[in-house]
RNA sequence: AAAGUAAGCUAGGGGUGCCUUUACGGCUGAGAGGAUGCAUGCAUCCAACUCUUGAACCUGAUUUGGUUAGUACCAACGGAGGGAAGCUGUCUUUAUUUACG
Numbered sequence: 001a002a003a004g005u006a007a008g009c010u011a012g013g014g015g016u017g018c019c020u021u022u023a024c025g026g027c028u029g030a031g032a033g034g035a036u037g038c039a040u041g042c043a044u045c046c047a048a049c050u051c052u053u054g055a056a057c058c059u060g061a062u063u064u065g066g067u068u069a070g071u072a073c074c075a076a077c078g079g080a081g082g083g084a085a086g087c088u089g090u091c092u093u094u095a096u097u098u099a100c101g
Base pairs, nucleotide, nucleotide: 001094002093003092004091007088008087009086010085011052012051013050014049017027018026019025020023033046034045035044036043037042038041057082058081059080063076064075065074066073
């Protein structure tokens, strides 16, 4: 000097479901939470969790196959389309230069 890299800081992105006997209920998961507004189906804000191109998540999609109480869960789709970055930097490796032996 270059490359990689634990971790940290700041900023930003994302989802918040399904079922039933509706109850301090059950299932999966890192996470299924709370508040407000009204036009009752959506939106906004906060919290926790998580992700930032080796990509969380969305679309397709109540799709196809399996499983099940199940629009959940597992797999396919998926080398698909979209999708949010900067800085510092422990440590490691390599190259060059100088000094000493």
Predicted 3D model of a 101-nucleotide RNA (TPP riboswitch aptamer (THI element)) from Pseudobacillus badius. RNAcentral holds the sequence, with entries from Ribocentre. The organism belongs to Pseudobacillus, within Bacteria.